[in-house]
RNA sequence: GAAGUAGGUAGAGGAGCGAACAUCAUCAGUACGCAAUGAAAGGAUUAUGGGGAUCCGCUGAUCGUUGUGGAAAGGGUUAUUCGCCGAAACUUAAGAGAAACUCAUAUUCUCGAAGUUGGUUCUGCUAUUGAAUAAAUACGGGACUGUCAUAUAGGGGACUAUAUGGAGGGCUAUCUUGCGC
Repeated sequence: GAAGUAGGUAGAGGAGCGAACAUCAUCAGUACGCAAUGAAAGGAUUAUGGGGAUCCGCUGAUCGUUGUGGAAAGGGUUAUUCGCCGAAACUUAAGAGAAACUCAUAUUCUCGAAGUUGGUUCUGCUAUUGAAUAAAUACGGGACUGUCAUAUAGGGGACUAUAUGGAGGGCUAUCUUGCGC
């Protein structure tokens, strides 16, 4: 000096992301407790099936009906505080561990290489989870928005507007390094 090789630092996107505590509604007049009453010999330990152990049960377990009392967790709203900008979310391979008495299958939670998503929001005779029409996730269809590149137009220029396309391993600024002198 050109440019943007490699590494570091600091930032931006906004209805931005997440966590904790509190609050409110829902869960639900549900689970469960007590009393009465009817039937009744079985019933319980995540779901189904098998095995076994333990506990409860004619002093009536359990299952119904009536009356009375009456939750909680998960998920959600709102505000505050904190941590942040792959913030975070999801799918999770080989698997590993936990919850349960044990076996098989399944379910829930944690870890897990790799992969996907720039962000927000609306929507679907869709699917899964869920008590739910809330919410979340996946797959589609839209809108808005940030960033870079390209093209067109305007402008002395910085840049602005429109259109198209890409992705966060990005973008902007800056320091060191690399390249040339």
A computed fold for a 181-nucleotide RNA from Lentibacillus kapialis, annotated as Lysine riboswitch aptamer. The sequence is in RNAcentral, with records from Rfam. Its mean pLDDT, the model's own confidence on a scale to 100, is 78.